[in-house]
RNA sequence: CCCGACAAAGCCAACCUUCUCGUGAGAGAAGUGCGGAAAGCGGCGGAUCUUUCUCUACCAAACCAGCCCGAAGAUGGCCGAGCUGCCGAAG
Numbered sequence: 001c002c003c004g005a006c007a008a009a010g011c012c013a014a015c016c017u018u019c020u021c022g023u024g025a026g027a028g029a030a031g032u033g034c035g036g037a038a039a040g041c042g043g044c045g046g047a048u049c050u051u052u053c054u055c056u057a058c059c060a061a062a063c064c065a066g067c068c069c070g071a072a073g074a075u076g077g078c079c080g081a082g083c084u085g086c087c088g089a090a091g
Base pairs, nucleotide, nucleotide: 002091003088004087011036012035016031017030018029019028020027021026034077040083041082044080045079046078047075048074049073050072051071052070058066
């Protein structure tokens, strides 16, 4: 360094409930404890989701609606990559 034990010491906290904030996805706090060796950090790529726009193009006989694209966002406990990091037995 890889690796990660029915190890030790600590750490984080899903769902749900209550309160607050947000149009919303969601966020914060308290309780709870599903889980986690990066469930620490940052939305860089992908993915999913939300709000918004409708000029052109697609679809359509037409209208309404809608997808894609665009804009602004959400999720770091979805995946990948990046940065950092506690402890330690076997191998």
c-di-GMP-I-GGC riboswitch aptamer from Desulfuromonas sp., 91 nucleotides, folded computationally. NCBI's taxonomy places the organism under Bacteria, Pseudomonadati, Desulfuromonadia, Desulfuromonadales, Desulfuromonas. The coordinates come from a structure-prediction model, not an experiment, and the mean pLDDT is 78.